A computed fold for an 88-nucleotide RNA from a Myxococcales bacterium, annotated as c-di-GMP-I riboswitch aptamer. Its mean pLDDT, the model's own confidence on a scale to 100, is 82.
[in-house]
């Protein structure tokens, strides 16, 4: 010095839940709040989630199924990029 690993310190992030706003929804943003997190930083390729809406199918109907524009999620997991500190 590097890798694995991992105490301490510093600096950060912020689940559930509540309030407001946006959205059809998944979910997002702001405020409060902390379950946790060294990559809980970034990337939507795999995966996962949602699905307006036309046709078609079932139904008396409500509604459901099929298909699906597209959207969301990296705090389930895999993959990629970058990265703070430092004792045993």
């Nucleotide at each position: 010095c590097u890798c694995c690993c991992g105490a301490a310190a510093c600096c950060g992030c912020a689940a559930a839940c509540c309030c407001g706003c946006g959205g059809a929804a998944a979910c997002g943003c702001g405020g409060g709040g902390a379950c946790g997190c060294a990559a809980a930083a970034c990337c939507a390729g795999u995966g996962c989630c949602c699905a307006a809406g036309u046709c078609g199918g079932a139904u008396c109907g409500c509604u459901c199924c099929c298909c699906a524009a597209g959207g969301g999620u990296c705090g389930a997991a895999c993959g990629g990029u970058u990265g703070c500190c430092g004792a045993a």